[in-house]
Molecule: SAM riboswitch aptamer (S box leader)
Organism: Oceanobacillus alkalisoli
């Protein structure tokens, strides 16, 4: 890079260091020199791993639940900021609402 799966309504900073963008694309709306993106430290989660408990399972292997966080990531503005595509209900002169589904997309595990 591509495939196959889980998952995306919660939670986390008045920190250093630098110093102009940035919220994946398009719109649209937004953050930002009262410090963006990046780097550190720190925090949050609990996906993969590691330990411990309890249940099932005759011991085991496994599986389900809980707690902790050592190690691998990940994440720390607003629902993945909203919408884009389809369907269904509603409704307007007209423009639309709302659901629910995909589609793109982030991430972690697994294969090539």
């Nucleotide at each position: 890079c591509u495939c196959u799966u889980a998952u995306c309504a919660a939670g986390a900073g008045u920190a250093g260091c630098u110093g102009a963008g940035g919220g994946a694309c398009u719109g649209g709306c937004c953050c930002g020199u009262u410090g963006a993106a990046g780097c550190u430290c720190g925090g949050c989660a609990a996906c993969c791993u590691u330990u411990u408990u309890a249940u099932g399972g005759u011991c085991a292997a496994c599986a389900u639940a809980a707690a902790a966080c050592a190690g691998g990531u990940g994440c720390u503005a607003a629902u993945u900021c909203c919408a884009g595509c389809a369907a269904a209900a509603c409704g307007u002169c007209a423009u639309g609402u709302u659901u629910u589904g995909a589609a793109a997309g982030a991430u972690g595990a697994g294969a090539g």